[in-house]
Context: one part of a larger RNA
């Protein structure tokens, strides 16, 4: 030096767990905001770092309920000082308080800061003061009347924010066509604006075929068919048939009888706190018993989770059942009520029943249809009817026939989604997985910035966390002691393997 065997060091795979994530199911719930949101800044606790909570009335104040013995949130203990059966803490309804920044609204701004007017007040300190619409008033030009403009005063009007679903506006490329221009991708991706718990769409100037149907929206066939298409790559219907589901109506004047939504109030049931509830004991082994052995018990409970090993009777719970002083959602009931409000109310008279529109040239776009024999539906431009004796469709046109009634408008339900609440589940994952993030995660950290974005779990049952005394400058380490173990000693379950020693034993 190698090789071997014993033995430790390092290192953290592996096992085994899970505080956390993942999918899903049902149910609600689908908004929040000028009564100042979402988001934060600063603050606040005796002593306070970071999380949680809370606003100068600050880990909290009142009220009412519930509960029933301890408690001053959590990491996290110690150590003050305190509350508490005169009922704290703690949970649940209501309420007050709610610094600044933020739509941020008094001007201003480099966000959490500066600076002001007006009114109340002795002061400290309070209130208010943006813009838009909108209603009523008041004023009032060029210009006589007016109007435009200005003021005032009222509005629980908008403004900002939200995960995805949904209209609507604009609107790409990469890609595929084995290259590329028509095409594809795709009306996608993205920006904008509007909304709602859904939206959006709707009561046939539709279809059909000469039989009839009879409003829209999803599902499934119809069908990868009928077409479309450098007839390439592709794109791709509809009638009809089967299902969800089902709902139809308005209008302007006058009359007249009803009483619909909606608020009130009453009952009723649910939600937001709870509560009650059976039945084990003993032996012997272990540190421990819930395992084993004996012997009892309840079960409308033997679901599951915790207790020192595997517990129906320890505990918390679960099956069943009871329960609300408040506050919400629903459902009936009564009372008001076509001024308002509501998608729409009934009945009579009486009026209306849609014109720069159908339609057409021209350029576009959308239909499954890329100009084609292209209807049909929108239009930017230029034209431009007929009016029920009338006029639109039926895939070029024409005639017949047949069928509808444009140019106003609302309208549930079936339909789509999930940022949330709750419950429940899983031949989902177990710390290189499962979210990025089981731990101070959007954090350190990196970028001027937009923006990128980590590692990092696991002593023990129980700190019982190692008194004391040695070496010792600590760090570490040897007794002692805890403890079922301490090679479970905080770098702490388990501890593989690369790497490194020691010890023999063998070879050189």
């Nucleotide at each position: 030096u190698g090789c071997a065997u014993g033995u430790g060091g390092u290192g953290g795979a592996u096992g085994c767990c899970u505080a956390g994530g993942c999918g899903a199911u049902u149910a609600c719930a689908g908004g929040c905001g000028a009564a100042g949101a979402a988001g934060g800044a600063c603050g606040u606790g005796g002593c306070a770092g970071c999380c949680u909570g809370c606003g100068a009335a600050a880990a909290g104040c009142u009220g009412c309920g519930g509960g029933g013995a301890g408690c001053u949130g959590g990491c996290a203990a110690a150590u003050g000082a305190g509350c508490a059966u005169u009922g704290a803490u703690c949970c649940g309804c209501a309420g007050a308080u709610a610094u600044c920044c933020g739509a941020a609204u008094g001007g201003g701004g480099a966000a959490a800061c500066c600076c002001g007017g007006c009114c109340c007040g002795c002061a400290a300190g309070g209130g208010u003061c943006a813009c838009u619409c909108u209603c009523a008033c008041c004023u009032g030009a060029a210009u006589a009347c007016a109007u435009a403009g200005g003021g005032u005063g009222g509005g629980u009007a908008g403004a900002g924010c939200g995960a995805a679903c949904c209209c609507g506006c604009u609107g790409a490329a990469c890609u595929g066509a084995a290259a590329c221009a028509u095409c594809u991708a795709a009306g996608u991706a993205a920006g904008c604006g509007g909304a709602g718990g859904a939206a959006a769409a709707g009561a046939a100037a539709u279809c059909a075929a000469c039989c009839g149907a009879g409003a829209u929206u999803c599902c499934g066939g119809c069908a990868g068919u009928a077409g479309c298409g450098g007839c390439g790559a592709g794109c791709g219907a509809a009638a009809c048939c089967g299902g969800a589901c089902c709902a139809g109506c308005c209008a302007g004047u006058g009359c007249g009888a009803u009483g619909u939504a909606a608020c009130u109030u009453g009952u009723g049931u649910u939600c937001u706190a709870g509560c009650a509830a059976a039945a084990c004991g003993g032996c012997a082994u272990g540190g421990a018993a819930a395992g084993a052995c004996c012997g009892a018990c309840c079960a409308u409970a033997g679901a599951c989770g915790g207790u020192g090993a595997u517990a129906g009777u320890c505990c918390g719970g679960u099956a069943u059942g009871c329960g609300a002083a408040a506050g919400g959602g629903c459902a009936c009931a009564a009372g008001u009520g076509a001024a308002a409000c509501u998608a729409g109310g009934c009945g009579c008279a009486c009026a209306a029943c849609a014109a720069g529109u159908a339609g057409g040239g021209c350029g576009g776009g959308g239909c499954a249809c890329g100009u084609g024999g292209a209807a049909u539906c929108c239009u930017g431009u230029c034209u431009g009817a007929a009016c029920a004796u009338g006029g639109g469709g039926g895939g070029a046109c024409c005639a017949u026939c047949c069928u509808c009634c444009a140019a106003g408008g609302c309208u549930a339900a079936a339909u789509a989604c999930u940022c949330g609440u709750a419950a429940u589940c899983g031949a989902c994952c177990g710390a290189u997985a499962g979210u990025g993030a089981a731990c101070u995660a959007g954090u350190a950290c990196c970028g001027u910035g937009a923006g990128g974005g980590a590692a990092a779990g696991g002593c023990g049952a129980a700190a019982a966390g190692a008194a004391c005394c040695c070496c010792c400058g600590g760090a570490g380490g040897g007794g002692a002691g805890u403890g079922a173990a301490a090679u479970a000693g905080a770098u702490c379950c388990u501890g593989a393997a690369a790497c490194c020693g020691c010890a023999u034993g063998c070879a050189u």
The part of an RNA shown here (large-subunit ribosomal RNA, domain I) has 508 nucleotides and comes from an uncultured Burkholderiales bacterium. Its mean pLDDT, the model's own confidence on a scale to 100, is 82. Its Rfam family is "Bacterial large subunit ribosomal RNA". Gene Ontology terms of the family: structural constituent of ribosome and ribosome.